[in-house]
RNA sequence: GGAGCAGGCCGGGCGGUCGCGGCGCACUGCGCCGAGGAAAGUCCGGGCUCCGCAGGGCAGGGUGCCGGGUAAUCCCCGGCGGGGGCGACCCCAGGGACCAGUGCCACAGAAACAUACCGCCGGUCGGCUUCAUCCGGCCGGCAAGGGUGCAACGGCGGGGUAAGAGCCCGCCGGCGGUCCGGCGACGGACCGGCCAGGCAAACCCCACCAGGAGCAAGGCCAGAUAGGGGGAGAUGAGGUGGCCCGCCGAUCCCCGGGUAGGCCGCUUGAGGUCCCGGGCAACCGGUGACCCCAGAGAGAUGAUCGCCGACCGGGCGCCCGAGAGCGUCCGGCGCACAGAACCCGGCUUACAGGCCUGCUCCCGGC
Numbered sequence: 001g002g003a004g005c006a007g008g009c010c011g012g013g014c015g016g017u018c019g020c021g022g023c024g025c026a027c028u029g030c031g032c033c034g035a036g037g038a039a040a041g042u043c044c045g046g047g048c049u050c051c052g053c054a055g056g057g058c059a060g061g062g063u064g065c066c067g068g069g070u071a072a073u074c075c076c077c078g079g080c081g082g083g084g085g086c087g088a089c090c091c092c093a094g095g096g097a098c099c100a101g102u103g104c105c106a107c108a109g110a111a112a113c114a115u116a117c118c119g120c121c122g123g124u125c126g127g128c129u130u131c132a133u134c135c136g137g138c139c140g141g142c143a144a145g146g147g148u149g150c151a152a153c154g155g156c157g158g159g160g161u162a163a164g165a166g167c168c169c170g171c172c173g174g175c176g177g178u179c180c181g182g183c184g185a186c187g188g189a190c191c192g193g194c195c196a197g198g199c200a201a202a203c204c205c206c207a208c209c210a211g212g213a214g215c216a217a218g219g220c221c222a223g224a225u226a227g228g229g230g231g232a233g234a235u236g237a238g239g240u241g242g243c244c245c246g247c248c249g250a251u252c253c254c255c256g257g258g259u260a261g262g263c264c265g266c267u268u269g270a271g272g273u274c275c276c277g278g279g280c281a282a283c284c285g286g287u288g289a290c291c292c293c294a295g296a297g298a299g300a301u302g303a304u305c306g307c308c309g310a311c312c313g314g315g316c317g318c319c320c321g322a323g324a325g326c327g328u329c330c331g332g333c334g335c336a337c338a339g340a341a342c343c344c345g346g347c348u349u350a351c352a353g354g355c356c357u358g359c360u361c362c363c364g365g366c
Base pairs, nucleotide, nucleotide: 001362002361003360004359005358006357007356008355009354010353012308013307014306015305016304017303018302020034021033022032023031024030025029036337040348041347043346044345045344046343047342048214049213050212051211055245056244057243058242061209062208063207064206065079066078067077068076069075081092082091083090084089095205096204101203102202103199104198105197117146118145119142120141121140122139123138124137125136126135127134154172155171156170157169158168159167173195175192176191177190178189179188180187181186218264219263220262221261228255229254230253231252232251238248239247271291272290273289274288275286276285277284278283309335311332312331313330314329315328316327317326318325
């Protein structure tokens, strides 16, 4: 100097004039505060609210390597194993497929738990007069070689054989056993018969988890109207997903009519900043310090002016020079994605431009 990997931050500032929403006040004017890192998607987890079952069970649903964190999660941190990359790093995920059962592997190929298409070897017979050679028929042996395919009864090498084969051996993979290390996922050593495809993000089996509904949750006040009509019900209405058991227990359902107003919930929180301690970290602890940072309700922060900053283009100067960098001048440019709606913790998606930290690889110089 170049190319990358991982993490973090900002994403406009200052002032004037007019205009908005909330709160406060000494009240027709002053003071204070006023969108986000994603407020988005609604993919998740919770807080909170309500429901006499939140008790038990079935079906259904969710989770799925190990340990830790958290209120909790499909999240976060740290690991194990597998894969990708020269590397920093990134990605993936339960076990079981003969021993619970069912199912699929199209096409190609001889054959997809089952094999012989091309072949190799041995024997025998025949063909050219005969032998060799070659060709063909039959019998026997082979699955090592070739082809097909995502995948073909483990891979490479050697021995052995008529030709071959885990038939034997060495190394490796897999499976099983024993011992050691680790909380564990797993790892290491030794031994062994040699070796029984893949898919379960196919149905399933196994282990664990969970009541349901949701701020249009749910309360309070005021007001209005028609108790008008029909049905079910102690032989049990109804009881917050379905079904069954248990429990409680008298109202419930349909048609029709009136009201749709105001207030609360509604922002002080698993809150933020700094510091100390513990921990590899995520995170936890602290009667340590400081702070209050929107609560709208058809839904508020807008318009305008000036200066600065950022960005784009151009000129000049500094530097030996290119580049880079620095300074200055001129012009352009309102300047990414984008607006809270009960709140919080995640994930995912969008994002002009800029800054910081650590690490990896390559090239060159000293």
This is a predicted structure of a 366-nucleotide RNA (Bacterial RNase P class A) from Candidatus Fervidifonticultor sextus.
The RNAcentral record of the sequence draws on ENA.
RNAcentral records the identical sequence in 2 taxa.
Model confidence (mean pLDDT): 75 of 100.